[in-house]
Molecule: c-di-AMP riboswitch aptamer (ydaO/yuaA leader)
Organism: Micromonosporaceae bacterium
RNA sequence: CGGGGGCCGCCGCCUAAUCGCCUUCGGGCGAGCCGGGGACCCGCCUUUCCGGGGUGAAUCCGCGUCGCCGCGCGGUAGGGAUCGUUCCGUCCCGAACCCGUCAGCUAACUCGGUCGGCGGCAGGACGGAAGGA
Numbered sequence: 001c002g003g004g005g006g007c008c009g010c011c012g013c014c015u016a017a018u019c020g021c022c023u024u025c026g027g028g029c030g031a032g033c034c035g036g037g038g039a040c041c042c043g044c045c046u047u048u049c050c051g052g053g054g055u056g057a058a059u060c061c062g063c064g065u066c067g068c069c070g071c072g073c074g075g076u077a078g079g080g081a082u083c084g085u086u087c088c089g090u091c092c093c094g095a096a097c098c099c100g101u102c103a104g105c106u107a108a109c110u111c112g113g114u115c116g117g118c119g120g121c122a123g124g125a126c127g128g129a130a131g132g133a
Base pairs, nucleotide, nucleotide: 009121010120011119012118013117014116018031019030020029021028022027032114033113034112035111036110037109042104051102052099053098054097055096060075061074062073063072064071065070078093079092080091081090082089085130086129087128088127
């Protein structure tokens, strides 16, 4: 000097997944945020094995291997980052899981979730432009 790793703290990012109080330290109770079920009205009566439905941005198409599944490649609906915001540019994601024959919307009502995964080290966290402060 460069690379890798561990612990604490702080800053930032995806996500609803944060904050407060209490605690016998296992957890508990709230607030905030998020999701499901659930009337009139409206919608659908075209529809139940070709089952159906939900969370989520994560749907759909083509090609290859190929009987199918699976896998691989290219794209795509849609989504995220770029450290104040917007636009442009650039870089990425485009999964996974759950309910269990059953659910349109839906006031009252009711039932749940509040995980996990990353990056940085005081920096103008330097791609540009325009506002703002």